[in-house]
The part of an RNA shown here (small-subunit ribosomal RNA, central domain) has 346 nucleotides and comes from Triplophysa rosa. Its mean pLDDT, the model's own confidence on a scale to 100, is 86. It matches the Rfam family "Bacterial small subunit ribosomal RNA".

Context: one part of a larger RNA
Order: sequence, then C1' cells, then structure tokens
RNA sequence: UUGGGCGUAAAGGGUGCGCAGGUGUCUAGAAAAGCUAGGUGUGAAAGCCUGGGGCUUAACCCCAGAACUGCAUCUAGAACUAACUGGAUAGAGUGUAAGAGAGGAAAAUAGAAUUCCCAGUGUAGAGGUGAAAUUCAUAGAUAUUGGGAGGAAUACCAGAGGCGAAGGCGAUUUUCUGGCUUAUAACUGACACUAAGGCACGAAAGUGUGGGGAGCAAACAGGAUUAGAUACCCUGGUAGUCCAUGCCGUAAACGAUGAGUGUUCGCCCUUGGUCUAUUCUGAUCUGGGGCUCAGCUAACGCGUUAAACACUCCGCCUGGGGAGUACGGUCGCAAGACCGAAACUC
Repeated sequence: UUGGGCGUAAAGGGUGCGCAGGUGUCUAGAAAAGCUAGGUGUGAAAGCCUGGGGCUUAACCCCAGAACUGCAUCUAGAACUAACUGGAUAGAGUGUAAGAGAGGAAAAUAGAAUUCCCAGUGUAGAGGUGAAAUUCAUAGAUAUUGGGAGGAAUACCAGAGGCGAAGGCGAUUUUCUGGCUUAUAACUGACACUAAGGCACGAAAGUGUGGGGAGCAAACAGGAUUAGAUACCCUGGUAGUCCAUGCCGUAAACGAUGAGUGUUCGCCCUUGGUCUAUUCUGAUCUGGGGCUCAGCUAACGCGUUAAACACUCCGCCUGGGGAGUACGGUCGCAAGACCGAAACUC
C1' cells in the first nucleotide's frame, strides 16, 4: 500500500463560519469528452506460452502460431458521468401570520444575607473542635435594637424544564440584537452537503495595564493531630475570585459517540406550536427523557436523539515504555501552546 477500524480496547479535531477540493434532485433536447462495439494501422527481433522439428537425452537450437491486455485513427451507439441549451419543484432559501426561551450586549433598579463603621441596651465571656488551643473580649466582645458604608451573588419559582455551534447562560425592567419552532404554500429555482489550509469563538487557572476588594481563599503564619505531618481539622491571611481593556488557547472542552441525507416494530412521560374534540380526547410537526422489537456489538450495552441499514465529505488510529519527551520551526510578555521523532528496551 491493500485491508481493518475510532462509546468503554489505539483512534472523532473543543466548537463554528467558510475559499479550494470532493460529492450532489427530477425532466426534455442536441452534441459525443469519458464510456461501449467493430474495422484499419502500429505494437522490431529475441524472450514467455502452445504445436512441431534437430543435436543419443536434456540444457540448447530451428520452424510455425498465439500473445503483446497498449497507442493512433475511422465508423456506429447513447444507458450512465461531465460539459451545453431549456424546463420542473419534493432539497435549500425568501415572504406572510403566529409562538416559546437563564441565547448575546449595554444601562438602570430591587430585596435577603455576610462583613465593617456609628449609636443604644447589656455583662463576662465569645468563638472553635472529636477534644482543644492559637484567636476576639472589661480600652466592654458575643447577643440584641436602630442608622450607615461597601462588594459579591441572586433563595422560593426550578423541572430527567428551556436556550445556545461549543465553551456556556438563572433577580427585575428598558434598549439594541442572533438563532429556532409551527402554520401557510405566495416567490426564487438545485442556489445544496462536507470541508484540507484559513478566519472567528472558546470553562477554569494564568498573565499585562488601570480600577475594585464584602465574603471566600492557593501561597504564607500560627494552633492542634501525629513517630513525623511541609497534610486532612482550627484561627488568621496575600495573590486571585469582581469590573474595564489586551494576551493566553488549554480541560474527563464528555454523549469519552464528527457533520449531512434517506430508510427501518412499538409503548410511556414531557417542552413549544397547529388541527380536532371539548366528557374522556385524538392527530401532526418540533425538541427533551425512560423502556423495548428487528438489527448491531467482544461483552457491557445501543436501539427513529442508533452504536441498525446505506451513501457523501472531513478528522484520526496501527504493540507497551522511551514521550506528548528531544531537536527544529511557528505563536506567546511569560507560563507555555501547536507541529512532533529516534536510539534503547520489553
């Protein structure tokens, strides 16, 4: 390479947009590039193969045939593919009428709680633990009442519920804004699918600059525990967590399951529509769940939200360790990220 694979054995890119490339609905026509059939020319000789023959045999040699699966050209055909000229509407998109939503961005506002400050009441403890101690407190703590400041997060509603491409999104209101679903079938008429490179987004932590800092809390300090205790427990506590604006580009970024299209028994629950009933409903589309037939699977399990049956395109795997390391390159302020070996060894 061929072949075989990728839920859990090695293997789905973190996610999207999209150029090239690959692939692509129905139908008529003309042409004939691919394609099919036949003819002609060529395809040197030798060799290979087949049938004969000659050296005593064989190797070897000679003769004849076949073959040389190719190329060029001519004639014919028109199913399929491509290109061309038209047409269609089932894919795709637009319109119209409705609908749901923690989808995104910005601004404003609200209440509960923690902490701190001020004032009142009040007195000896409070706090913490398995038990303690560090700690706070007669300079009046803890508790309780009133007032104030500030930051962060939004109880109940809340649901296997919703939305988003993924990361993710949860108080309320307003403004701006993306996508989705249903009904209708008015319009366009294949405009589609996938997608190497590329571009964009991308939790947390980290990082630059400037703010902010209530609570929590790496590091750090102390108290305990212990043989020790650089921990688990306790008292403190700085980065950070928050905001603005840059960077980083990684995660068990998981459904450990790439995207798209079609086909294939059913039952139950549920989100949002439409139609129909209104006494029970029932039908249909849409997303979210549970169970299961066939089928698949090494098994576990999956099972119309497939891991079934098929097709198209992309990514990836090829024994364990060495190693996601070294070298080199690109990117980054750095941390590091991405691409990514070999020797050796079992």